[in-house]
Large-subunit ribosomal RNA, domain II from Oedocladium carolinianum, 696 nucleotides, folded computationally. Its Rfam family is "Bacterial large subunit ribosomal RNA". Rfam links the family to the GO terms structural constituent of ribosome and ribosome. It is recorded under the gene name rrl. RNAcentral holds the full RNA, with entries from ENA and SILVA. The organism belongs to Oedocladium, within Eukaryota. Model confidence (mean pLDDT): 82 of 100.

Context: one part of a larger RNA
RNA sequence: GCCGGCGACUUAUAGGAAGUGGCGUGGUUAAGGAAUGACAUCCGGAGCCAGAGCGAAAGCAAGUCUGAAUAGGGCAUUUGUCACUUCUUAUGGACCCGAACCCAGGUGAUCUAACCGUGACCAGGAUGAAGCUUGGGUAAAACCAAGUGGAAGGCCGGACCGACCGAUGUUGAAAAAUCGGCGGAUGAGUUGCGGUUAGCAGGAGAAAUUCCAAUCGAACUUGGAGCUAGCUGGAUCUCCCCGAAAUGUGUUGAGGCACAGCGGUAACGAUGGGCUACCUUUGGGUAAAGCGACUGUUUUGGUGCGGGCUGCGAAAGCGGUACCAAGUCAUGGCAAACUCAGAAUCAAAGGUAAGGCUUUCCGUGAACCAGUGAGAAUGUCGGAGAUAAGUUUGACAUUCAAGAGGGAAACAGCCCAGAUCACCAGCUAAGGCCCCUGAAUGGCCGCUAAGUGGAAAAGGAUGUGGGGAUGCUCAAACAACCAGGAGGUUUGCUUAGAAGCAGCAACCCUUGAAAGAGUGCGUAACAGCUCACUGGUACAAGCGUUCUUGCGCCGAUAAUGACCGGGACUAAGCGGCCUGCCGAAGCUGUGAGAUAUGAUUUGAUCUGAAUCAAUCUAUCGGUAGGGGAGCGUUCCGUUAUCGGGUGAAGCCAUGACGAAAGUCAUUGUGGACGAAACGGAAGUGAGAAUGUCGGC
Repeated sequence: GCCGGCGACUUAUAGGAAGUGGCGUGGUUAAGGAAUGACAUCCGGAGCCAGAGCGAAAGCAAGUCUGAAUAGGGCAUUUGUCACUUCUUAUGGACCCGAACCCAGGUGAUCUAACCGUGACCAGGAUGAAGCUUGGGUAAAACCAAGUGGAAGGCCGGACCGACCGAUGUUGAAAAAUCGGCGGAUGAGUUGCGGUUAGCAGGAGAAAUUCCAAUCGAACUUGGAGCUAGCUGGAUCUCCCCGAAAUGUGUUGAGGCACAGCGGUAACGAUGGGCUACCUUUGGGUAAAGCGACUGUUUUGGUGCGGGCUGCGAAAGCGGUACCAAGUCAUGGCAAACUCAGAAUCAAAGGUAAGGCUUUCCGUGAACCAGUGAGAAUGUCGGAGAUAAGUUUGACAUUCAAGAGGGAAACAGCCCAGAUCACCAGCUAAGGCCCCUGAAUGGCCGCUAAGUGGAAAAGGAUGUGGGGAUGCUCAAACAACCAGGAGGUUUGCUUAGAAGCAGCAACCCUUGAAAGAGUGCGUAACAGCUCACUGGUACAAGCGUUCUUGCGCCGAUAAUGACCGGGACUAAGCGGCCUGCCGAAGCUGUGAGAUAUGAUUUGAUCUGAAUCAAUCUAUCGGUAGGGGAGCGUUCCGUUAUCGGGUGAAGCCAUGACGAAAGUCAUUGUGGACGAAACGGAAGUGAGAAUGUCGGC
């Protein structure tokens, strides 16, 4: 891991609700007793509920309390009760499994720590302390030398003890080892056997929270104990109807509870309830706007209270001011916590809709049973943030959650659309119709040349289409070519020079078709080239400027190759108009089923009620959750029931029936019990719990 078995809402008592039954001359007994094989049955009326309420009470009583009241108002003006069944609550282990802990009593020092008693062990080698001897030496010593000697938590290094490094091993050979090196190795050494110390503030500890039997920040074991677990996991047959919440308030509350909200079910009562459109009457202070209407803020200009600076003066005071500046006038703005005014939506009530549409959705009894109280995205309006976030926090709406189907390549929350079942039928929605790929290589009119389409800004550009304004133009524009482009004058000043062209000032006059006291290049300065301006030539019709708009271009740089789903496309791209088609579990068609507080008439049973059948109408997605109806398993009772060695149960297989759980039949196997109907009682249904036991 798989297969098989086992495996989770039980039981007792009490309260509440619903249903069923008994009695209702109110109901009922408890303990106990009689009797019995047992269940029954009988006795037992203590007690309980009901039968009258109101008031704090005295008390009064179909009334009573309040009250001055005979008013008004509050409450009351009644049928029940005892069992059983189901649901639920409370108390108990209380649906099942699961702690870490806490407490009590014991068991452990054969591991390990320390200690005690008694034993054992330490190859070999090297070093050579004291002391002693001899010799030297001394007055005697000291001292020196040689020898002897054999000290040391001394040296090297085996056994032995340890464990510093590396590798291997890491489902190991091993729950700590192996290999190669390493440390100690006469000592605070190592070790055998026997013994001592024990878990409340324990023992031991050359001290590490280290050891106390592979267990140690408090051992193990048994018990309290099924501790408790607002936590995690798990919780077993079928079909039918309805169907949420992720919010508010409170909470030592925040992943839990309580009440409310939202769901289900039943009873009774009503004929209401909901939605849409329009009208009427109310409510408001948002958007936009405005501020010469407030509170604030703010641009520029005028005026200038007051102040600063400053002049004169002994002072009073009189002046000046290109400084600041109140107020005021004009001008232009801003505001969530500004508003003179002020929408659209919205909300409430009423009315109307030639009886609008829709249905039982409504009300009551704090009826009974819940779940939920982590929400998510999208759109719009706001707050926080950076007008960041698949961010966070509100409001309104939708979808998902609990919703399948079609579209968006794929894609809970987007678009379309809400799946009772069947069909080798039809029509559509969103979205599509060249091929992949169902349906138009459809029609008409335009645009785009960028593969734009098929990602992006500020900014930039004779891209190109449309529209508007304006200037020049057959008395010839624009562009091209030829020619002129002069004189006063080298204007004056400045300057070394300044002659159109370093700079400053001025910018006139003449000739003329036209020509600046000069547009640019150039020179040291001149010169030279050129432009403005003018004429001509040949050609001969449009040429400029500006505004606006459609579609494009550049801007455009990232890490595997990647921004049409792909192929490919110049339309198969973009805009507009038109026709057809495809396309879903939508709608329709045909058939079938279920549900309904439905409706209608008909039929059956039938006095009726009621039930069944038929027809019609509506409905039938669904998590948590509520309700309803069934299937099957084991055991028991009843039926004077039935089957069985001429083959029961069980098992392999095949077939049939039923909406399902399931049921029935047949062949084979098997070899002794089994079944049906109606009831009763439960150890009553497994795929999940790192479930549990067994097998492989």